[in-house]
This is a predicted structure of a 152-nucleotide RNA (c-di-AMP riboswitch aptamer (ydaO/yuaA leader)) from a soil metagenome.
RNAcentral holds the sequence, with entries from MGnify.
The prediction has a mean pLDDT of 76.
Rfam family: c-di-AMP riboswitch aptamer (ydaO/yuaA leader). Rfam links the family to the GO terms regulation of gene expression and cyclic-di-AMP binding.
RNA backbone atom coordinates (compact mmCIF):
# COMPACT_ATOMS: atom_id res chain seq x y z
C1' N A 1 0.00 0.00 0.00
C1' N A 2 -3.06 -4.06 -0.63
C1' N A 3 -5.80 -9.41 -0.30
C1' N A 4 -9.47 -13.34 1.92
C1' N A 5 -13.22 -12.47 5.62
C1' N A 6 -19.18 -9.67 8.81
C1' N A 7 -14.92 -9.08 11.65
C1' N A 8 -14.82 -1.63 11.17
C1' N A 9 -15.28 3.43 13.06
C1' N A 10 -16.36 7.09 17.00
C1' N A 11 -16.85 9.02 22.23
C1' N A 12 -15.67 8.83 27.55
C1' N A 13 -12.50 7.00 31.31
C1' N A 14 -8.26 4.31 33.57
C1' N A 15 -3.43 2.32 32.82
C1' N A 16 1.37 1.75 29.80
C1' N A 17 4.87 4.89 27.24
C1' N A 18 9.48 10.51 26.41
C1' N A 19 5.53 11.37 23.19
C1' N A 20 1.78 10.75 19.28
C1' N A 21 -3.48 10.48 15.28
C1' N A 22 0.30 4.62 19.52
C1' N A 23 -0.97 -0.05 22.75
C1' N A 24 -4.24 -2.36 26.40
C1' N A 25 -8.65 -2.58 30.03
C1' N A 26 -13.72 -0.90 31.10
C1' N A 27 -18.37 1.51 29.61
C1' N A 28 -21.37 3.53 25.68
C1' N A 29 -22.77 4.66 20.47
C1' N A 30 -22.86 3.98 15.05
C1' N A 31 -22.26 0.42 11.38
C1' N A 32 -21.59 -4.54 9.39
C1' N A 33 -22.62 -9.92 10.03
C1' N A 34 -25.07 -14.33 12.10
C1' N A 35 -28.73 -17.48 15.23
C1' N A 36 -33.52 -18.23 17.60
C1' N A 37 -38.61 -16.71 16.96
C1' N A 38 -46.05 -16.05 14.74
C1' N A 39 -49.82 -15.83 11.16
C1' N A 40 -50.01 -17.43 5.95
C1' N A 41 -47.51 -20.99 3.16
C1' N A 42 -44.60 -25.42 3.17
C1' N A 43 -43.11 -30.16 5.22
C1' N A 44 -44.82 -34.27 7.97
C1' N A 45 -39.63 -41.00 6.16
C1' N A 46 -39.17 -46.66 5.41
C1' N A 47 -40.82 -51.73 6.86
C1' N A 48 -44.17 -55.18 9.48
C1' N A 49 -48.87 -56.01 11.80
C1' N A 50 -53.95 -54.96 13.42
C1' N A 51 -58.72 -52.14 13.15
C1' N A 52 -62.21 -49.17 10.37
C1' N A 53 -63.63 -47.53 5.61
C1' N A 54 -63.80 -47.20 0.00
C1' N A 55 -63.83 -50.05 -4.91
C1' N A 56 -66.96 -54.56 -10.01
C1' N A 57 -61.65 -55.98 -9.03
C1' N A 58 -56.45 -54.29 -7.95
C1' N A 59 -54.25 -49.88 -6.39
C1' N A 60 -56.49 -46.31 -2.08
C1' N A 61 -57.69 -43.46 2.87
C1' N A 62 -57.54 -42.87 8.37
C1' N A 63 -55.91 -44.66 13.09
C1' N A 64 -53.20 -48.00 16.92
C1' N A 65 -48.72 -50.90 18.06
C1' N A 66 -43.54 -52.62 17.02
C1' N A 67 -38.75 -52.04 14.52
C1' N A 68 -35.18 -49.05 11.61
C1' N A 69 -33.12 -44.27 10.19
C1' N A 70 -31.42 -38.72 13.57
C1' N A 71 -31.36 -33.55 12.80
C1' N A 72 -29.24 -28.59 12.63
C1' N A 73 -25.64 -24.02 12.40
C1' N A 74 -21.25 -20.81 10.58
C1' N A 75 -18.60 -20.93 5.77
C1' N A 76 -17.60 -20.49 -1.41
C1' N A 77 -15.97 -25.08 0.52
C1' N A 78 -20.91 -29.34 -2.16
C1' N A 79 -21.49 -33.63 -5.12
C1' N A 80 -19.49 -37.71 -8.29
C1' N A 81 -15.82 -41.38 -10.07
C1' N A 82 -11.14 -44.30 -9.26
C1' N A 83 -7.40 -46.42 -5.97
C1' N A 84 -5.66 -47.65 -0.93
C1' N A 85 -7.23 -53.23 3.71
C1' N A 86 -13.79 -53.46 4.57
C1' N A 87 -19.67 -50.25 5.06
C1' N A 88 -18.16 -45.65 7.75
C1' N A 89 -14.08 -42.28 8.81
C1' N A 90 -9.39 -41.15 6.68
C1' N A 91 -5.44 -40.66 2.66
C1' N A 92 -4.19 -39.96 -2.66
C1' N A 93 -5.79 -38.87 -7.82
C1' N A 94 -9.35 -36.83 -11.55
C1' N A 95 -13.52 -33.97 -12.03
C1' N A 96 -17.61 -30.77 -10.12
C1' N A 97 -21.85 -27.08 -7.71
C1' N A 98 -19.91 -22.85 -5.80
C1' N A 99 -15.99 -19.02 -4.45
C1' N A 100 -11.55 -15.52 -4.86
C1' N A 101 -7.69 -12.66 -7.61
C1' N A 102 -5.38 -3.41 -6.18
C1' N A 103 -3.85 0.54 -9.40
C1' N A 104 -10.67 5.31 -7.87
C1' N A 105 -15.40 2.17 -6.96
C1' N A 106 -19.34 -1.14 -8.73
C1' N A 107 -21.56 -4.44 -12.52
C1' N A 108 -21.02 -7.58 -16.94
C1' N A 109 -18.00 -10.40 -20.58
C1' N A 110 -13.35 -12.83 -22.24
C1' N A 111 -8.48 -14.82 -20.85
C1' N A 112 -5.15 -16.59 -17.08
C1' N A 113 -4.07 -18.24 -11.96
C1' N A 114 -5.89 -20.15 -7.37
C1' N A 115 -9.68 -22.22 -3.43
C1' N A 116 -13.28 -26.00 -3.50
C1' N A 117 -11.25 -26.30 4.05
C1' N A 118 -12.30 -26.42 8.88
C1' N A 119 -15.19 -25.84 13.18
C1' N A 120 -19.69 -25.85 16.26
C1' N A 121 -24.77 -27.39 18.66
C1' N A 122 -26.19 -31.94 21.25
C1' N A 123 -32.07 -35.11 20.30
C1' N A 124 -33.36 -29.68 19.25
C1' N A 125 -34.55 -25.26 15.63
C1' N A 126 -38.73 -24.88 7.88
C1' N A 127 -40.21 -19.84 6.42
C1' N A 128 -41.17 -15.98 9.89
C1' N A 129 -43.45 -9.48 11.71
C1' N A 130 -42.92 -8.05 16.73
C1' N A 131 -39.37 -9.67 20.08
C1' N A 132 -34.72 -11.80 21.56
C1' N A 133 -29.50 -13.71 21.65
C1' N A 134 -24.49 -13.68 19.65
C1' N A 135 -19.81 -12.00 16.72
C1' N A 136 -16.73 -7.69 15.18
C1' N A 137 -11.71 -12.81 14.66
C1' N A 138 -7.95 -15.10 12.29
C1' N A 139 -4.66 -15.59 8.24
C1' N A 140 -1.80 -13.53 4.12
C1' N A 141 1.67 -10.44 0.09
C1' N A 142 1.18 -8.52 -5.46
C1' N A 143 4.03 -6.97 -10.86
C1' N A 144 0.98 -4.22 -12.96
C1' N A 145 -4.29 -9.09 -18.32
C1' N A 146 -8.14 -7.09 -21.86
C1' N A 147 -13.08 -4.95 -23.27
C1' N A 148 -17.93 -2.47 -22.26
C1' N A 149 -21.36 0.31 -19.15
C1' N A 150 -22.57 3.30 -14.84
C1' N A 151 -20.91 6.31 -10.86
C1' N A 152 -17.45 9.20 -7.95
RNA sequence: CGCCGAGUCCCAUCGGGCAGUCCGGUGGGAGCGGGGGAACCGCAGGGGUCUUUGCAGUUGAAGGCCCCGGGGGCGAAUCGGGCGAACACCGCCCGUAGCGCAUCUCUUUCAGCGCGAGCCCGACAGCUAACUCCGCAGGCGGUCGAAAGAGA